[in-house]
């Protein structure tokens, strides 16, 4: 200098005028404040609310290498194994087909089983019988791979190395790794059913609570008390639990289409110290109560500057993931070339 | 906002538990018939199964992401 990898940050700025939401003060108005890194997709996990403080079983669902972090997670951190890259580094739905079952079209002789072409031996010269699975051919896949010995021809038949499986020893919390030994060897598919381990109650802020207004039918079941039964609720089923002088359901005829809360200070942000390899945690200090609408505000115009402004707009909140994103900046590292 | 379903030919729909040339009706094109048209008869598929990636030997079908379209949901009694 060029090419690249990883991590992080910003993502128009300043001023003037007019306008909108919210809060406070005052009633002429004034002051303060007002979208994002994804507010998105609604894909996970929580808080919160109601149904029992969510209880037992079955079914269903989710997750799936190991250890840790966390309120929790399918997220994050660190590692293991496999794969890609010259390298920095990146990717992986990565339990179990040796629990069982299913499926594997076409091609091919044969698809979990074999002998089409072949090779060898026998007698005979064949279109026969027996042996073999090295070579050819089909296929995504053909009973470990390469080499040597061996043989009638061959073959883990034997040996060496490699792959796989099992055992022992050593190291590691563990996934796993290394060494030695063994007999030789097992198709693929679980993003097929399924098995194993772990987790899992349901609904959702249009949850739910309160105030105000208006309208007030039909059906089912049951009623002296206890037990039993019945009905209803418990948002898959059973048990269990709760309620019963009323309870529950129903559609449409009807009424209201109002207000307050939930709703913004919380697993919040920043800084320091300590612990830890890291994610993160603990302690101390500082900051924020000023987005909080309900037909839904956060905008428009002008001026100056530059790099000429991308994706995109809160609706109960938070932690993540995924997807979209013009451009700019910083740090660390790798490779190549050149120069000293 | 919350929950939920769907996407296959120009239009309306089939099709499936993975095996291949993806079908039907209408519409459309070509030919026959007719002086011409319609009707009728014969022939013809015009499609990246919304898009991208993955699993698999093989994907319209299974999984993930994404795009688009639709549906339901106020309170009282």
């Nucleotide at each position: 200098u060029g090419a690249g990898u990883a991590a992080a940050u910003c993502g128009g700025a300043u001023g003037a005028u007019c306008g909108c939401g919210u809060g406070c003060a005052u009633u002429u108005u004034g002051c303060a404040u007002g979208a994002g890194g994804a507010a998105a997709g609604u894909c996970c996990g929580u808080g919160c609310u109601c149904c029992a403080u969510a209880g037992g079983g079955c079914a269903g669902g989710a997750u799936g290498c190991u250890g840790g972090a966390u309120a929790a997670c399918g997220u994050c951190c660190a590692g293991u194994a496999g794969g890609g890259g010259u390298g920095c580094c990146c990717c992986u739905a990565a339990g179990g087909c040796u629990a069982g079952u299913g499926c594997a079209a076409c091609a091919g002789a044969a698809a979990u089983a074999u002998a089409c072409c072949g090779c060898c031996a026998g007698u005979u010269u064949a279109u026969c019988u027996g042996g073999c699975a090295a070579g050819g051919g089909u296929g995504g896949a053909a009973a470990g791979g390469u080499g040597a010995g061996g043989u009638a021809a061959g073959a883990g038949c034997u040996c060496a190395c490699c792959a796989g499986c099992g055992a022992u020893u050593a190291g590691g919390c563990g996934a796993c790794u290394a060494a030695u030994c063994g007999g030789c060897u097992c198709u693929g598919u679980a993003a097929a059913c399924c098995c194993c381990a772990u987790c899992u109650g349901g609904a959702g802020c249009a949850a739910g609570a309160c105030c105000a207004a208006a309208a007030g039918g039909g059906a089912a079941c049951a009623c002296a008390a206890a037990a039993a039964g019945a009905c209803a609720g418990u948002a898959g089923c059973c048990c269990g639990c709760u309620g019963u002088u009323g309870u529950u359901c129903c559609a449409a005829a009807g009424g209201u289409a109002g207000g307050u809360c939930g709703c913004a200070g919380g697993a919040a942000u920043c800084c320091a110290u300590u612990g830890g390899a890291a994610a993160c945690a603990a302690u101390g200090g500082a900051u924020c109560a000023u987005a909080g609408a309900u037909a839904g505000a956060u905008g428009a115009u002008c001026a100056u500057c530059c790099u000429a402004g991308a994706c995109a707009g809160a609706a109960c909140a938070c932690g993540g993931c995924u997807u979209a994103u013009a451009g700019a900046u910083u740090u660390a590292c790798u490779c190549a070339u050149c120069a000293a | 906002g919350u929950c939920u379903a769907c996407g296959u030919a120009g239009c309306u729909c089939a099709g499936a538990u993975g095996g291949a040339u993806a079908g039907a009706g209408c519409a459309c094109g070509c030919g026959c018939c007719u002086c011409c048209u319609a009707a009728g008869c014969g022939c013809g598929g015009u499609g990246u199964c919304g898009g991208a990636g993955g699993u698999u030997c093989g994907a319209c079908u299974c999984c993930u992401c994404u795009c688009g379209u639709g549906g339901a949901c106020a309170c009282c009694a």
Model confidence (mean pLDDT): 76 of 100. Predicted 3D model of RNase P RNA and transfer RNA as a complex of 417 nucleotides.